[in-house]
RNA sequence: UCGUGCUAGACGGGGAGGUAGCGGUUCCCUGCACCCGCAGUCCGCUAUAGCGGGGUCGAACUCCCCCUCGAGGGCAUGUGAUCACUCGGAGGACCGGCGCUCAACGGUGUGGAUGGUUGGGUCCUACGCGGCAAAAGCCCGUGAACCCCGCCAGGACCGGAAGGUAGCAACGGUAAGCGGUCCCUUUUGGGCGACGUAGGGGUGCCUGACCUGAGCCGGUAGGCAAGGGUGUGAAGAGCAGAGCUGUUCGACAGGGGGUGCACGA
Numbered sequence: 001u002c003g004u005g006c007u008a009g010a011c012g013g014g015g016a017g018g019u020a021g022c023g024g025u026u027c028c029c030u031g032c033a034c035c036c037g038c039a040g041u042c043c044g045c046u047a048u049a050g051c052g053g054g055g056u057c058g059a060a061c062u063c064c065c066c067c068u069c070g071a072g073g074g075c076a077u078g079u080g081a082u083c084a085c086u087c088g089g090a091g092g093a094c095c096g097g098c099g100c101u102c103a104a105c106g107g108u109g110u111g112g113a114u115g116g117u118u119g120g121g122u123c124c125u126a127c128g129c130g131g132c133a134a135a136a137g138c139c140c141g142u143g144a145a146c147c148c149c150g151c152c153a154g155g156a157c158c159g160g161a162a163g164g165u166a167g168c169a170a171c172g173g174u175a176a177g178c179g180g181u182c183c184c185u186u187u188u189g190g191g192c193g194a195c196g197u198a199g200g201g202g203u204g205c206c207u208g209a210c211c212u213g214a215g216c217c218g219g220u221a222g223g224c225a226a227g228g229g230u231g232u233g234a235a236g237a238g239c240a241g242a243g244c245u246g247u248u249c250g251a252c253a254g255g256g257g258g259u260g261c262a263c264g265a
Base pairs, nucleotide, nucleotide: 001265002264003263004262005261006260009057010056011055012030013029014028015027016026020046021045022044023043024042034054035053036052037051038050063258064257065256066255067254068253072249073248074247075246078244079243082242083241085238086237087236091232093230094229095228099224100223101222105218106217107216108215115211116210117209118208119207120206121205122204123200124199125198126197127196128195129193130192132189133188134187135186136185137184139180140179141178142177148173149172150171156165157164158163
C1' cells in the first nucleotide's frame, strides 16, 4: 500500500409543549435517513437518561470534534413619522325634501263666498210603541174496563105483586197525559227598527233661520325651509396583528482536523 473478516459506531436532526430532568408518542420546521410492540387523564428511563425484539452497513463521501453559512421556531422589549386594524370626523360632493308661500291654470261664488250668532240631526242612555224569536195559555182532536161524572140495556138482589135498590158493558162528557194550530192573550230575550218622549253629549260632518257682504278651494314652475340619506375624507388618538430590532435554539450544506482490531500478500 492492497485484500478479507470483525469491533466501536451509524441507520435522521431540530424547535415547541410536557417533565425534577432525559427521551418517546403529539404539533411544527427541515430532510430522505430500517422493521415490529408500548404510550398523553401517558410509555420507558436516571446526567451512562426511551424500554423490549429483529435486521442492514461498518474505519470512512457514512463515525467524532471544530469553524463558516443559515431554512425555521420560541421569547422579550422597542419602533405608533412603516403597513394593517379600530375610533375620530376638519372639509367637501350629490340626492331628496314634511311644511309655508305662490305666478300660470282649474273649480266655485251677488240665484250670496268666507265668517259670526242660534236651533236641530247624526252619537249615547232610559222608557214607550212596533217587529222578530222562544215559551205558556186559549182553541180543536184524542184520551179512564174498574179505584171520575151522567144515564144505565142485559143480568143480579129485595118484594106476593106493583115496583124498587146496587150497578157492569155500551153511549155521552171530563181529569192527568198526548197531538195539532192561522188568529188571540201573557211572559221572556236582543248586535231588530228610526217611530215617539226625556235626559246626556257635542271633536268632526250635514242642515234650517238671522246678520254681514267678496272671496273661497285646489295648485305646477319658482321661492323659503326644519331636517334627513349616500359616498369620500384631513388633523388627532388607540392597538404590537404584520414588518423591523434584540436575544435564544438551530436542520441541511461547505471547509478543516481526528479516530480501531485480526489475518494474509
Model confidence (mean pLDDT): 75 of 100.
The RNA shown here (Bacterial large signal recognition particle RNA) has 265 nucleotides and comes from an Anaerolineae bacterium.
Rfam family: Bacterial large signal recognition particle RNA. Rfam links the family to the GO terms signal recognition particle, plasma membrane targeting and SRP-dependent cotranslational protein targeting to membrane, signal sequence recognition. Rfam's curators write: The signal recognition particle (SRP) is a universally conserved ribonucleoprotein involved in the co-translational targeting of proteins to membranes.
Of the family's consensus pairs, 84% are formed in the model.
It is recorded under the gene name ffs.